The part of an RNA shown here (small-subunit ribosomal RNA, central domain) has 349 nucleotides and comes from a metagenome. RNAcentral holds the full RNA, with entries from SILVA. Its Rfam family is "Bacterial small subunit ribosomal RNA". Rfam links the family to the GO terms structural constituent of ribosome and ribosome.
Context: one part of a larger RNA
RNA sequence: CUGGGCGUAAAGGGUCCGCAGCCGGAUUGGUAAGUCGGAUGUUAAAUCGCGGGGCUCAACUCCGCGUUCGUGUCCGAAACUAUUAAUCUAGAGCCAGUCAGGGGUGUAUGGAAUUCCUGGAGUAGGGGUGACAUCCGUAGAUACCAGGAGGAACACCAAAAGCGAAGGCAGUACACUGGGACUUGGCUGACGGUCAGGGACGAAAGCGUGGGGAGCAAAAAGGAUUAGAUACCCUUGUAGUCCACGCUGUAAACGAUGGGUGCUAGGCGUUACCAUCUCGACAAUGGUAGUGCCCAAGCUAACGCGUUAAGCACCCCGCCUGUGAACUACGGCCGCAAGGCUAAAACAU
Numbered sequence: 001c002u003g004g005g006c007g008u009a010a011a012g013g014g015u016c017c018g019c020a021g022c023c024g025g026a027u028u029g030g031u032a033a034g035u036c037g038g039a040u041g042u043u044a045a046a047u048c049g050c051g052g053g054g055c056u057c058a059a060c061u062c063c064g065c066g067u068u069c070g071u072g073u074c075c076g077a078a079a080c081u082a083u084u085a086a087u088c089u090a091g092a093g094c095c096a097g098u099c100a101g102g103g104g105u106g107u108a109u110g111g112a113a114u115u116c117c118u119g120g121a122g123u124a125g126g127g128g129u130g131a132c133a134u135c136c137g138u139a140g141a142u143a144c145c146a147g148g149a150g151g152a153a154c155a156c157c158a159a160a161a162g163c164g165a166a167g168g169c170a171g172u173a174c175a176c177u178g179g180g181a182c183u184u185g186g187c188u189g190a191c192g193g194u195c196a197g198g199g200a201c202g203a204a205a206g207c208g209u210g211g212g213g214a215g216c217a218a219a220a221a222g223g224a225u226u227a228g229a230u231a232c233c234c235u236u237g238u239a240g241u242c243c244a245c246g247c248u249g250u251a252a253a254c255g256a257u258g259g260g261u262g263c264u265a266g267g268c269g270u271u272a273c274c275a276u277c278u279c280g281a282c283a284a285u286g287g288u289a290g291u292g293c294c295c296a297a298g299c300u301a302a303c304g305c306g307u308u309a310a311g312c313a314c315c316c317c318g319c320c321u322g323u324g325a326a327c328u329a330c331g332g333c334c335g336c337a338a339g340g341c342u343a344a345a346a347c348a349u
Base pairs, nucleotide, nucleotide: 004320005319006318007303008302012317014201015200016199017198021194022193023192025088026087027086028085029084030083031082033081034080035077036076037075038074039073040072041071042070048066049065050064051063052062053061054060091191092188093187094186095185096184097182098181099180103177104176105175106174107173108172109171110154115149116148117147118146119145120144125136126135162169163168206247207246208245209244210243211242215241216240220236221235222234223233258316259315260314261313262312263311266294267293268292269291270290271289272288273287274286275285276284298305299304322349323348324347331342332341333340334339
């Protein structure tokens, strides 16, 4: 080392790309490194197993035989792995045709609403709460009308719906652009799977520079509540929220479920495409790809999962090993900082 696990008990990396590595479809021939067989050398003695002997037995000890493992050399086998040569099309990819979509980036633009400003008209309240008060208002508020300014977000459609690797994505139009599904032919001919290290992307908050600032709102202030109230409620309100560029790199980054392939009853929805049926459309039936619900078998400690598996198998990666100390210290790397990544021990139990 050979163990058991990772939805909720400790445990799936936030996501993808991908070098090395590991693993890898079908057929035929060659080679013989792995593999298997034989021979031979080596494998000290003791030990170990079997048989027998000696101490009165045993332990112990002596004799004989033997097993086992490793390894060198030679000969042989060729199923599997490997390798080499050739071939194939079921994996993978490409071309042609059709299609759906809040996938991404940029520019332009629209209406509703909030706030503010100006004007009109109008008078004593408004606002807020469980109830108050702070607050606004006779310097004319609130409510109403008209005009204007500015920023942010896009009601209905809207859905168990769609798209994206994840984060995430929603008014409308245009430009540029990524991915995907389906159908039938053709082409390449294993070109594949996963991936330590590495790279890229990565909500919110936060940071830097410069803009912007309507609403909301950490901090802050005041009013209430209360024994107190550094809160919950109320009135204000600055960063921030928005834009551009650059950092940060975290999350209950969750399906708390890594990726790939194959296999294993069904039923009911829904999205996209195709086929059959039809004059055509709808409907129906069937197929492929997604997305939901309920369940057979099976699995599970149970809950539950159940062709979108947590079932049955194989390949590759990541991770766990009592609790606290500790998502910490120290060191290293990264960062402007905040901090991030990696990650102990004493001690306690």